[in-house]
Bacterial RNase P class A from a Betaproteobacteria bacterium, 377 nucleotides, folded computationally.
NCBI's taxonomy places the organism under Bacteria, Pseudomonadati, Pseudomonadota, Betaproteobacteria.
The sequence is in RNAcentral, with records from ENA.
Its mean pLDDT, the model's own confidence on a scale to 100, is 79.
A source record names the gene rnpB.
Its Rfam family is "Bacterial RNase P class A". The family's RNA type in Rfam is ribozyme.
RNA sequence: GAAGUCGGCCAGGCAGCCGCUGGGCGAAAGGCGCAAGCCUCAGCCGAGAGGAAAGUCCGGGCUUCGCAGAGCAGGAUGCCGGUUAACGGCCGGGCGCUAUAAGCCGCGAGGCGAAGGCGACGGAAAGUGCAACAGAGAACAGACCGCCUAAGACCGGGGCAACCCGGGACGGUAAGGGUGAAACGGCGAGGUAAGAGCUCACCGCGGACGUGGUAACACGGACGGCACGGCAAACCCCAUCUGAAGCAAGGCCAAAUAGGGAAGCGUACGGCGUGGCUCGCGCCGCUUCCGGGUAGGCUGCUUGAGCGUACUGGCAACAGUGCGCCUAGAGGAAUGGCUGCCCACGACAGAACCCGGCUUAUCGGCCGGCUUCCCGC
Numbered sequence: 001g002a003a004g005u006c007g008g009c010c011a012g013g014c015a016g017c018c019g020c021u022g023g024g025c026g027a028a029a030g031g032c033g034c035a036a037g038c039c040u041c042a043g044c045c046g047a048g049a050g051g052a053a054a055g056u057c058c059g060g061g062c063u064u065c066g067c068a069g070a071g072c073a074g075g076a077u078g079c080c081g082g083u084u085a086a087c088g089g090c091c092g093g094g095c096g097c098u099a100u101a102a103g104c105c106g107c108g109a110g111g112c113g114a115a116g117g118c119g120a121c122g123g124a125a126a127g128u129g130c131a132a133c134a135g136a137g138a139a140c141a142g143a144c145c146g147c148c149u150a151a152g153a154c155c156g157g158g159g160c161a162a163c164c165c166g167g168g169a170c171g172g173u174a175a176g177g178g179u180g181a182a183a184c185g186g187c188g189a190g191g192u193a194a195g196a197g198c199u200c201a202c203c204g205c206g207g208a209c210g211u212g213g214u215a216a217c218a219c220g221g222a223c224g225g226c227a228c229g230g231c232a233a234a235c236c237c238c239a240u241c242u243g244a245a246g247c248a249a250g251g252c253c254a255a256a257u258a259g260g261g262a263a264g265c266g267u268a269c270g271g272c273g274u275g276g277c278u279c280g281c282g283c284c285g286c287u288u289c290c291g292g293g294u295a296g297g298c299u300g301c302u303u304g305a306g307c308g309u310a311c312u313g314g315c316a317a318c319a320g321u322g323c324g325c326c327u328a329g330a331g332g333a334a335u336g337g338c339u340g341c342c343c344a345c346g347a348c349a350g351a352a353c354c355c356g357g358c359u360u361a362u363c364g365g366c367c368g369g370c371u372u373c374c375c376g377c
Base pairs, nucleotide, nucleotide: 001373002372003371004370005369006368007367008366009365010364012342013341014340015339016338017337018336020048021047023045024044025043029040030039031038032037050348054359055358057357058356059355060354061353062246063245064244065243074242075241076240077239078238079093080092081091082090083089094121095119096118097117098116103112104111105110122237123236127235128234129231130230144177145176146173147172148171154167155166156165157164158163185203186202188200189199190198204226205224206223209220210219211218212217250299251298252297253296260290261289262288263287264286265285270284271283272282273281274280306325307324308323309322310321311320312319313318343346
């Protein structure tokens, strides 16, 4: 200097004027309401959307329900270690898969090529199940083509006979071909009638052992002749976690009217109920008090697992300590408009109980890490 890749940050700027929503200061008050409480009020000060406020997909706080606890079912998660309030998040590591840029190699087709990217990555020697089409055969398989004719049969020929020659299968063979996503270890040599872990070397696989590592796992030399194919995003098994509903959660204050309860008064007439009648009893009345709920109002509501900065520990996620800061809180719901100047001409989008994540949308710009290559000294 070039190229690739990963991550972090910003999200038009400045000035003036007029508004809107909260908060604080503030003189004198006024109005509404039974009350609770609310509204108006000159002026001054200060604040006022996001990196995703979104989707509501996970996790937690908070709240109510259940006297409290245990279990089943159901659901979720799933390599290992760490981190955290918690997580399906994040960080670090392991294993598997997979590119490609510059560049290099090559006549060329093309090959090599790092950091990176992706992974529902527990268990298939507990059981059940599944595998379309094609194919002869799809799980303790299979003879379609091919190969073979040793032994035992069979056919033809020869021979007195033992036996010899030839043939090919209803026999042998899983090397080769063909089908398929997948064909019951791969490859080479020996071996054989032809073949075959039948035997051997190497590779793979397996259960032990040793070494390293906290672990996942890696490496190693023996052993085993292959037994144990794939699918658990099929049921299932194992381990861990998990009560439900959500701020319209919930808490407080509290009319009118109609129910409820208690006490007192009145029980004269009447009505209703007690199957009809009689008696009796109860209810229907008035006054006072109490209680719950509704209208209405307040609260929950923003100081919090908070933000910034410095140092310390840690590879990192993160944690600790010191100092500093306060940064929307509405309830039809504010965060806007106009003017001027500048530029690279401005994307996606808008709080509603609060946090930690994930996912999705996004004009552009800035900065940094990692890796590979080229050139010069």